About this RNA
The prediction has a mean pLDDT of 88. This is a predicted structure of a 268-nucleotide part of an RNA (large-subunit ribosomal RNA, domain VI) from a metagenome.
[in-house]
Context: one part of a larger RNA
């Protein structure tokens, strides 16, 4: 643009996709069979490996925005406490987040109609034969079944809910006047487990984001001062003190107080 107004949810499912795997043990049962030796069909359970998806509670991994030791040198006048620089200067750990080697699931179960194949009942052809008519099974393959996407399915579907003026003249949906700017959607802004951009999502008075305050979880007992020690140190105050992205709560800051645009009038 279109879907014969316009709109704001929900939806069928034409039609695509996407999956489809192969083992191994136990019971049935040392049974059927078979002299033995060996050893089943059918069913029945358990458990693997490939792979697939989805997610971080567990197990780790990373975590140059969090904590800690520490070497060298500079700097803050000195000491003490601290910064800078050396791959994050090395070294231990490590929350979010994103990961696999980590965890859950998944192939199923049934149903049609069939191959090749096995039949039934049957002639032509007094027999005989699965086929000529007729009728019954029959595969990891086909169609469904599961799971995803999906009315641009121009056959454009379906349900609910909102929203829309009067007069006059014409009459095919029109045309002037006065009015009236719905419903509802945007610009813009504050952000996201959403994202190239747009797009989607939460919000603009209100917990959207930043702060503060508590919590969690990470580090592991700060700084100062006090006691012992000659001193390195140790203890005590202290499970302290810092603490990114988690998790609440709190209008303190910013989504301002506002603006503006698009959309109309019962719809061939």
């Nucleotide at each position: 643009c279109g879907u014969a107004g316009g709109a704001a949810a929900u939806u069928u499912g034409c039609g695509g996709g996407a999956a489809g795997c192969c083992g191994u043990c136990u019971c049935u049962a040392g049974u059927a069979c078979g002299a033995g030796a060996g050893g089943a069909c059918c069913g029945a359970g358990a458990u693997g490996g490939a792979c697939a998806u989805a997610c971080c509670c567990c197990u780790g991994g990373u975590g140059u925005u969090c904590c800690g030791g520490u070497u060298g040198u500079c700097a803050c006048g000195c000491c003490a406490g601290u910064g800078g620089c050396a791959u994050c200067g090395c070294c231990g750990g490590g929350u979010a987040g994103c990961u696999a080697u980590g965890u859950a699931u998944g192939g199923a179960c049934g149903g049609g109609a069939u191959a090749a194949g096995c039949g039934c009942u049957g002639a032509a052809a007094g027999c005989a034969u699965c086929u000529a008519a007729g009728c019954a099974c029959g595969a990891a393959g086909c169609c469904c079944c599961u799971c995803c996407c999906a009315a641009g399915a121009u056959a454009a579907g379906a349900u609910u809910u909102c929203c829309c003026a009067g007069a006059c003249c014409a009459u095919a949906a029109g045309g002037u006047c006065u009015c009236u700017a719905a419903a509802g959607g945007g610009c813009c802004c504050u952000c996201g487990a959403a994202g190239a951009c747009u797009a989607c999502g939460a919000g603009g008075u209100a917990a959207u984001a930043g702060g503060c305050u508590g919590g969690a979880g990470g580090u592991g007992u700060a700084a100062g001062c006090g006691u012992a020690g000659c001193g390195a140190u140790a203890c005590g105050u202290u499970a302290a003190g810092c603490u990114g992205a988690c998790c609440a709560g709190u209008a303190c800051u910013a989504a301002u107080c506002a603006g503006c645009c698009c959309g109309u009038g019962c719809g061939g």

Rfam family: Bacterial large subunit ribosomal RNA.